[in-house]
A computed fold for a 159-nucleotide RNA from Nocardioides sp. CGMCC 1.13656, annotated as c-di-AMP riboswitch aptamer (ydaO/yuaA leader).
Model confidence (mean pLDDT): 80 of 100.
RNA sequence: CGCUGAGUCCGGACCAACCGACCCGUCGGGCGGCCCGGAGCCGGGGAACCAUCGGUGCCAGCCUGUCUGGCGCCAGGGGUGAAUCACCGGGGAGGCCACGGCCGAACCGGGGUAGGGCAAAUGUCGUGCCCGAAUCCGUCAGCUCACCCGGUAGGCGUA
Numbered sequence: 001c002g003c004u005g006a007g008u009c010c011g012g013a014c015c016a017a018c019c020g021a022c023c024c025g026u027c028g029g030g031c032g033g034c035c036c037g038g039a040g041c042c043g044g045g046g047a048a049c050c051a052u053c054g055g056u057g058c059c060a061g062c063c064u065g066u067c068u069g070g071c072g073c074c075a076g077g078g079g080u081g082a083a084u085c086a087c088c089g090g091g092g093a094g095g096c097c098a099c100g101g102c103c104g105a106a107c108c109g110g111g112g113u114a115g116g117g118c119a120a121a122u123g124u125c126g127u128g129c130c131c132g133a134a135u136c137c138g139u140c141a142g143c144u145c146a147c148c149c150g151g152u153a154g155g156c157g158u159a
Base pairs, nucleotide, nucleotide: 001157002156003155004154008039009038010037011036012035014033015032018029019028020027021026022025040152041151042150043149044148045147050142054074055073056072057071058070059069060068061067062065076140077137078136079135080134085112087110088109089108090107094103095102096101115131116130117129118128119127
């Protein structure tokens, strides 16, 4: 400097690599770090309307129902992100068994794939290369005005 990405900009305090000046211990500048505030950007929570309406136990109600409400339990569920979904192989927690066997979670690997990025090209279709991770909340989350909260990182390439 360029790319990815919301991850940029402005102001201030402190620390400070290093540089300069001279009256030689002070002054001036200052890479960078960290904190605070603001703007912009991104994201989450959160009404009404609308959408959705699992299984099961107990209690209560009256309109006695395939009812309503409350409290539990079970299967959990959700967010950031392009990073999702199945398949194959390994793996064996654990479960079932007629004892012969059968099923099988985490995890590891493989080639795909929803999706994302780059390059050239560009009217479109399409082509090539790369990625297709990780992590958080903790039983709770649809949408969502007001309102509330958080983030503003990281990585890659070239000189």